[in-house]
A computed fold for a 161-nucleotide RNA from Fimbriiglobus sp., annotated as SAM riboswitch aptamer (S box leader). The source organism's lineage runs through Bacteria, Planctomycetia, Gemmatales, Gemmataceae and Fimbriiglobus.
RNA sequence: AUCUUAUCCAGAGUGGCGGAGGGUUCAGGCCCGACGAUGCCACAGCAACCGGCCGAUGGCGGAAAGCCAAACUUUCUUCCAACGGUGCUGGUGCUACCUCCUGCUCGAUGAAAGCUCCGCUGGCUCACGCCACCGGAUCGCCGAAUCGGGGCAGAUAAGAU
Numbered sequence: 001a002u003c004u005u006a007u008c009c010a011g012a013g014u015g016g017c018g019g020a021g022g023g024u025u026c027a028g029g030c031c032c033g034a035c036g037a038u039g040c041c042a043c044a045g046c047a048a049c050c051g052g053c054c055g056a057u058g059g060c061g062g063a064a065a066g067c068c069a070a071a072c073u074u075u076c077u078u079c080c081a082a083c084g085g086u087g088c089u090g091g092u093g094c095u096a097c098c099u100c101c102u103g104c105u106c107g108a109u110g111a112a113a114g115c116u117c118c119g120c121u122g123g124c125u126c127a128c129g130c131c132a133c134c135g136g137a138u139c140g141c142c143g144a145a146u147c148g149g150g151g152c153a154g155a156u157a158a159g160a161u
Stems, first nucleotide, its partner, number of pairs: 001161008013043005021032003026103004044095003049091002051088001052086004057081003061077006099153001104150006114141002116137004121132004
């Protein structure tokens, strides 16, 4: 660096250095920041991915006893598996805001306006019909917004190359 798998609405801050932007690209939003942010260092803490340890359970084996033997039963035990616990001078990680939110897609609900349709009234027209106001219609279109699923990207861990 690439790939695979898992997780990402919980949790956990003080001091020092430093001095302008920052919340990991872009855009929009919302925030943090000279009452000094982001970052770096020290200490402290959080969590429990990997490792360690403990427990009960199960499995392949091994040993012993019961039996003349086999089968079977019981006990002990290396190893393995998933589970529960433990913070352990182990390896990482993390300690504003859900990965701060949204962006692409699917589904549910579905406002207002507009379109469509129906009705009334009025106007124009010889007529067909057209136009306008008002009212209405749903399970007609469109569709803000909200909620949920997935995706993209990213972060972290473990493994592989």
Source information: It matches the Rfam family "SAM riboswitch aptamer (S box leader)". Rfam's curators write: The SAM riboswitch is found upstream of a number of genes which code for proteins involved in methionine or cysteine biosynthesis in Gram-positive bacteria. The coordinates come from a structure-prediction model, not an experiment, and the mean pLDDT is 80. It was read from a public genome assembly, where an Rfam model found it.